Record summary: Transfer RNA from a Candidatus Parvarchaeota archaeon, 74 nucleotides, folded computationally. Rfam family: tRNA. Its family is annotated with triplet codon-amino acid adaptor activity in the Gene Ontology. By type it is a transfer RNA.
RNA sequence: GGACCCGUGGCCUAGUCAGGUGGGGCGCUCGGCUGAUAACCGAGAGGUCUUGGGUUCAAAUCCCAGCGGGUCCA
Numbered sequence: 001g002g003a004c005c006c007g008u009g010g011c012c013u014a015g016u017c018a019g020g021u022g023g024g025g026c027g028c029u030c031g032g033c034u035g036a037u038a039a040c041c042g043a044g045a046g047g048u049c050u051u052g053g054g055u056u057c058a059a060a061u062c063c064c065a066g067c068g069g070g071u072c073c074a
Base pairs, nucleotide, nucleotide: 001073002072003071004070005069006068007067010026011025012024013023020057028044029043030042031041032040050066051065052064053063054062
């Protein structure tokens, strides 16, 4: 220098192909249970989906250009 893949709460991850309320697990907070703790049960908070622009009635999803990470080729 070139090709390809990935980026979603504190952590991990589904959803993207085929646009239509962003879900799950762990963790966190509160409550229940217990003599107490853990486990278990219930409820809750936490996401401008890596950035900017474009297309669209509507973008995590499609297009363009960046940023970061990874693999391969040279």